[in-house]
RNA sequence: CAAGCACGCCGGGUGAUCGCGGCGGGAGUCUCCGCAAGGGGAUGUUCUGUCGAGGAAAGUCCGCUCUCCAUAGGGUACGGUGCCGGUUAACAACCGGGCGGAGUGAUCCGAUGGAAUAGUGCAACAGAGAAGGAUAUUGCGGAAUGUCCCGUCGGGGACAUUCCGUGAGGGUGAAACGGUAGUGUAAGAGACUACCAGCGCGGUUGGUAACAAUCGCGGCUGGGCAAACCCCACCGGGAGCAAGGCAAAGCAGGCGCAUUGGGGCGACCCGUCCCGCAAAAAGCGCCGGGUAUGCCGCUUGACGGCGCGAGCAAUCGCGUUCGCAGAGAGAUGAUCACCGGGGGCAACCCCACAAAAAGCGGCUUAUAGGUGCGCUUGAGCG
RNA sequence: GGGCCCGUAGCUCAGCGGUAGAGCAGUGGACUUUUAAUCCAUCGGUCCUCGGUUCGAAUCCGAGCGGGCUCACCA
Numbered sequence: 001c002a003a004g005c006a007c008g009c010c011g012g013g014u015g016a017u018c019g020c021g022g023c024g025g026g027a028g029u030c031u032c033c034g035c036a037a038g039g040g041g042a043u044g045u046u047c048u049g050u051c052g053a054g055g056a057a058a059g060u061c062c063g064c065u066c067u068c069c070a071u072a073g074g075g076u077a078c079g080g081u082g083c084c085g086g087u088u089a090a091c092a093a094c095c096g097g098g099c100g101g102a103g104u105g106a107u108c109c110g111a112u113g114g115a116a117u118a119g120u121g122c123a124a125c126a127g128a129g130a131a132g133g134a135u136a137u138u139g140c141g142g143a144a145u146g147u148c149c150c151g152u153c154g155g156g157g158a159c160a161u162u163c164c165g166u167g168a169g170g171g172u173g174a175a176a177c178g179g180u181a182g183u184g185u186a187a188g189a190g191a192c193u194a195c196c197a198g199c200g201c202g203g204u205u206g207g208u209a210a211c212a213a214u215c216g217c218g219g220c221u222g223g224g225c226a227a228a229c230c231c232c233a234c235c236g237g238g239a240g241c242a243a244g245g246c247a248a249a250g251c252a253g254g255c256g257c258a259u260u261g262g263g264g265c266g267a268c269c270c271g272u273c274c275c276g277c278a279a280a281a282a283g284c285g286c287c288g289g290g291u292a293u294g295c296c297g298c299u300u301g302a303c304g305g306c307g308c309g310a311g312c313a314a315u316c317g318c319g320u321u322c323g324c325a326g327a328g329a330g331a332u333g334a335u336c337a338c339c340g341g342g343g344g345c346a347a348c349c350c351c352a353c354a355a356a357a358a359g360c361g362g363c364u365u366a367u368a369g370g371u372g373c374g375c376u377u378g379a380g381c382g
Numbered sequence: 383g384g385g386c387c388c389g390u391a392g393c394u395c396a397g398c399g400g401u402a403g404a405g406c407a408g409u410g411g412a413c414u415u416u417u418a419a420u421c422c423a424u425c426g427g428u429c430c431u432c433g434g435u436u437c438g439a440a441u442c443c444g445a446g447c448g449g450g451c452u453c454a455c456c457a
Stems, first nucleotide, its partner, number of pairs: 001378005007372004012339007020052008028043006054353001058364002061362005066240004073270004078236005083097005098112001099110004113231002119229002121225002138169001139166012178196006197221001199218008244296004253287005261275005303323002305320006340351004383456002385451005392406004400437001408424005430446005
């Protein structure tokens, strides 16, 4: 210098004028208490101070806080997760490592437990055969019979049919039951031998562990799919701020509930709790009807920034007083000037994705442009 | 705001690991004087999109996009 890999950060700035929402203060107005002095409350008015969107506020895919259902109990079902260690309030998140795969490499990707020693299932088409130590109308080889040919006889050869052996060769397929060399045989074959690959069992060494390296033995190889059922381990009660509480307003009622009763714990069983045991009312449950107003929940918290320290890191500890939207059809905007960036010769034009709605931690998706640090490969120069 | 459901031919739907189908509609033909009906033949598909698992995906898993839930999903 070129090409790349990884981890971050910013994502328009400043000023003026006008406007909007929250909170605080002053004035005005209204109102309440009080004889008064004075005090309290409200605000479609006015002045002023201060604060006012994001890295994703989005998707709602995970996890939690919070609230109600009972204080959330046991089992089954159902669902989720799945190498090891750590982090965390928790997680399917994150960090570090192992194993497998991709890349020359930095690095990236992986729902990555169990497939002979639990069981079941699936594999279309093609092919002889698709998981059963299975299989043949090709091939290789043997036997019998028949026909033909050669030959003096014995015998030999070719073809066809049937039976038997084989599973090496060819061929099919995503996948064909280890590979290479040799022995062996009628022909062959882990049938046997050596080496290699793989699997299992046992040991040694290293490591917290996953696992790795290595030694011995074994039968010779019994493959794939568990994001198929399933098995094992661990986790999960349900619903959601329109949760839920208080006040106001409004409406129409009906049905079920005494004994082996009704109902709740939103799948079922157990267990447990509530109501009730009769005149009615009340209560509990179901159906139906009505309402859409005010206040609370509501935002200072597992918070963010900065500094120091621990740790490879995720993260944690201590300090600092530096920062802090809270609406309720929903504020956070508009115009102008200068600067910044992009396009165009210029006049001029343009400014990524997108905007809170109870809150928080992740993931995923969208995103113009700018920028920092580290690393790899190649080339050149010193 | 929260929650739920769906996406396959022009329309309505089936298919839920093994070559994508049915009805209606369309096109051509037969029948008829003609039309309808009927009969025969035929056309028509990025199975919403992109990844993953698998030999193989409309189907299983993940992410995205689009649509619906009206008084009669939720105060």
Annotation: This is a predicted complex of two RNAs, RNase P RNA and transfer RNA, with 457 nucleotides together. Rfam match: Bacterial RNase P class A. Rfam describes the family as follows. Ribonuclease P (RNase P) is a ubiquitous endoribonuclease, found in archaea, bacteria and eukarya as well as chloroplasts and mitochondria.